[in-house]
RNA sequence: GAGUCGGUAGCUCAGUUGGUAGAGCAAUGCACUUUUAAUGCAAAGGUCGCGGGUUCGACUCCCGCCCGACUCACCA
Numbered sequence: 001g002a003g004u005c006g007g008u009a010g011c012u013c014a015g016u017u018g019g020u021a022g023a024g025c026a027a028u029g030c031a032c033u034u035u036u037a038a039u040g041c042a043a044a045g046g047u048c049g050c051g052g053g054u055u056c057g058a059c060u061c062c063c064g065c066c067c068g069a070c071u072c073a074c075c076a
Stems, first nucleotide, its partner, number of pairs: 001072007010025004019056001028042004049065005
């Protein structure tokens, strides 16, 4: 330098033809209980990496950029 894959909640990850984004765990509150645990219930939590474009409408399609992993190439 080229290519492939990935970036979504605090963490790990889903998201099936483009139509107002979810799970598990964690944390919070409540209940229960033999204590800091376990269990149950509830609520909360997201600029969908960034910027543009297409579209009535974009996490999803297109372009550029940033970050990470891998492969290839070049130099030494």